[in-house]
């Protein structure tokens, strides 16, 4: 440097769901809990997806719809870093 086929050591993370808190929401944090994960470590850089407080808004005057500056890295890709094993 490449690979994760098999196994080992130390182990690590933690989906759904529940509770509390934060948030307009998506969602997040903490605790419980494990579906899974070899980068399920970090990073919103590209694409995707979700939400729409605010802003815009057809028109039938209360709202279809549009909008990311919000969210997601456990959707995919890129970048940075890294344990063990094999080679």
């Nucleotide at each position: 440097g490449g690979c994760g086929u098999u196994u080992c050591a130390g182990g690590g993370c933690a989906a759904a769901c529940c509770a509390a808190c934060g948030g307009a929401a998506a969602c997040g944090u903490u605790g419980g809990g494990a579906c899974g994960c070899a980068a399920a470590g970090c990073u919103a850089c590209g694409g995707g997806u979700c939400u729409a407080c605010g802003g815009g808004g057809a028109c039938u005057u209360g709202g279809a719809c549009c909008u990311a500056a919000g969210a997601u890295c456990g959707c995919c890709g890129g970048g940075c870093u890294g344990c063990c094993g094999c080679u």